[in-house]
Formats: sequence, C1' cells, structure tokens
RNA sequence: CGAGGGCAUCGGGUGGUCGCCGCGGUCCGUAGUCCGCCUCGGCGGACCUGGACCGGGGAGGAAAGUCCGGGCUCCACAGGGCAGGGUGCUGGGUAACCCCCAGGAGGGGCGACCCUACGGAAAGUGCCACAGAGACAUACUGCCCCAUCGAUCGCUCCCGGAGGAAGCAUUCGCUUCCCCCACAGGAGCAUUCGACGGAGCGAGGGUGAAAAGGCGGUGUAAGAGACCACCAGCAGGGCGGGUGACCGUCCUGGCUAGGCAAACCCCACCUGGAGCAAGGCCGAGCAGAGGGCGAUGAGGUGGCCCGCCUCGUCCUCGGGUUGGCCGCACGACCCGGCCGGCAACGGCCGGGCUAGAUGGAUGACCGCCGCGUCGCCGCGCUCCGGUGCUGGCGACGGCACAGAACCCGGCUUAUAGAUGCCCUCGGAUA
Repeated sequence: CGAGGGCAUCGGGUGGUCGCCGCGGUCCGUAGUCCGCCUCGGCGGACCUGGACCGGGGAGGAAAGUCCGGGCUCCACAGGGCAGGGUGCUGGGUAACCCCCAGGAGGGGCGACCCUACGGAAAGUGCCACAGAGACAUACUGCCCCAUCGAUCGCUCCCGGAGGAAGCAUUCGCUUCCCCCACAGGAGCAUUCGACGGAGCGAGGGUGAAAAGGCGGUGUAAGAGACCACCAGCAGGGCGGGUGACCGUCCUGGCUAGGCAAACCCCACCUGGAGCAAGGCCGAGCAGAGGGCGAUGAGGUGGCCCGCCUCGUCCUCGGGUUGGCCGCACGACCCGGCCGGCAACGGCCGGGCUAGAUGGAUGACCGCCGCGUCGCCGCGCUCCGGUGCUGGCGACGGCACAGAACCCGGCUUAUAGAUGCCCUCGGAUA
C1' cells in the first nucleotide's frame, strides 16, 4: 500500500425569529362551591376554570417488527390431572429467556475468524422429488451353471463315391487297401457364438444427493464379511485428564446398522389464563320489558375435568354515556471510579433525574460552519483518452434508516456517511 476479520462509538453542529406539548413560579380575570371574619352585606383565603409573562425540559439506536422473556394489574396467595405449547451439547450469567458469556463436538476459510435447532433413526409409523431395475429393497445390463434349438470351426466314425494299386474274374464286374482324400449326406464329441427357459450372484457397468464400509488376499461355477489381515466406523468395558460436554489410550465383540425427528412419535425439562381498552376512582345521563336457574343452579373460568370463590345472578331486547383523574415516569434507571470474575455479570462508593401526548406535542423559516453530489477554474502527473488534490468558486441536498404511547431485558430487520482499537493474508521498502 492492497485485500479482509473482530470489538466498539457517533450518526450533522451552531445562532436568531415564530410556533407546539408537559413542569415550576408570578400576576390578572370569570362563574360556582367551601371555610373564616364582621358593622349582615361585604371582605379575605382555598379549590376549580381561562389568559398573560418568566424560567427550565421535550424521540431513537433502532422509538420499527410485535418474535421471545419478565415486571405490573385482575381472576384462588394460581392448586391437581389430561390436552396443548415451548426448549433440547456442557458449565456459568440473569428477574427471566427462543437471550448473553466461556468451552466441547461437527462444518467452512490459506488465515485473523465465522456458522450450527447440536437428545433419540440397531421402539414403531411415514417420507426420500427427478433419474433409476431397485430408495432397506430390487435385478436393467452383466458374471456363472443347467436344459433345448440353431450356427461355426476341429476331430472320429458311418454311408455314398471320382481316381490309383493289388487280387479274383476276365464281357460288364466284385473284394481289399491307399490318397487318411476332391464332392455330397448323416451321427457323436469338443470349441466359440446366438435365441429361449430355469437356477445362483450382488463383484463390475449404468442412475442418483444417497445403492449392503474401503482396500488386498483366500475361496468359488461365478461371487459375496462367506473367511482372513489392515484401516474407518459402531457397541461394551478398563485406565488417565476434565466440574462437565468431551478428549487420549488399550482391550473385547458382532462383522456394518442409508438419510430425514424446524414429519408423526419417544425421552428429559419448563409452562394457569387474560392483558394498560389491564385495573381503580369521580362526574354526567337513562326506562324498563321478557326469560332461565334458584343450591342436583348460575357465574368467575377464556381447551376440558376436578378443586376453589361468590350468591340473586345470568341471558335477550330496549334505554343512557362517548367526560375527567389515577395507573404514568425513581427505575432489574443513567454516568464515573474501585474491587471480584477469562467473560457475560456481580458488589461497593460518589454523583444525576432524563419526554409523557390521548386526534395524539417534539415543528417552520433564515444565516454561518461541516459533509455529500455535480459543474467550472487552478495546480500536479500523463501513454493526451484521462486521473489525483488540505486548492478556489457556484448550484443542489433538512444530509442515511426512521417518530415514543404502561415499563424493562433481548432478538430480528432497516441504516448514507464518519471515527477508534486489536488482529490476519499478500506485496514493496529499510
């Protein structure tokens, strides 16, 4: 210098003017209520309501998705069983977790480092696309054996038979032998090939992500863990290390068991339900009617059963309201330091108070600075195409993603750009 990995941080700044929503203070005003005083009609105070001024505060790292976990509230102080749901290597952290930290195993990367839903598939069921004969089961091709048929070449024999020789006969001819024969036919044996049928095999080929562990040998008609040696893997056991997951090593065994459990299922552990429209208080307003059951009933109770609680309650139709307050901002809170721990995190000390809307505030305009993009100019390099710049000027861009709603811890997703620290690989130079 280039290419990366990990952990963090920020995510426009500043000034002016005008607005919006809470909080505190001061002042003014309206009607009403209450209290006190007195000369009985007034005065003063408080509450409520409206306004003016002053002071101070006012979105995020994700406020988002609402995916987990908890606090809080109500229903038994949430209790038993079934069903359902969730989690799934080990140890720790935590209020809790489908979270975090540290480690183990497996996988990826040259590496820094990253990923993993990581119990059980020799309990059962189910599935395994396409291709392929066959996806725990087969035989497409192939190897081998047997039977039949056909062909082929070779050997032997038989029959026919040209020729030659010998013998007999001598007119034709007959017999034997030779060439181990030219030609034609038949039978047998063996070789090779083909067709069909039967039996054996799972070695080779082919298909596939995956096809009965790999390789060598024995063996066989051909083969095969059928058998043997070695290796891989599995199960059981011993020893050593570790809290543990697990690791190392040795022995034995049957000889091999396909994959999928974010398919059903099995095993272990966890799990009551509903949710701030929870829940409580105040005010305003209204009209009742019908029906069920009345302790063997009804409701709370939202999947079911039991249990528990309550006793006039429930259902339907009709009528009224659409206001206010609390919950609701002090909390597993934030910042700094020290200590314990590899870390997540915990403890102690000091300091701080940091949004609370409810048709839902947190904004608008202007100036300067910063940033980004574009254009022009200047300068440097140039292979004259371009390219670089702590340079200058101008234009554009509220300049990434995005807006609290009971609160908190996580996860996931979105995010222009900028910054810090540590590390890896490659190149160059000293």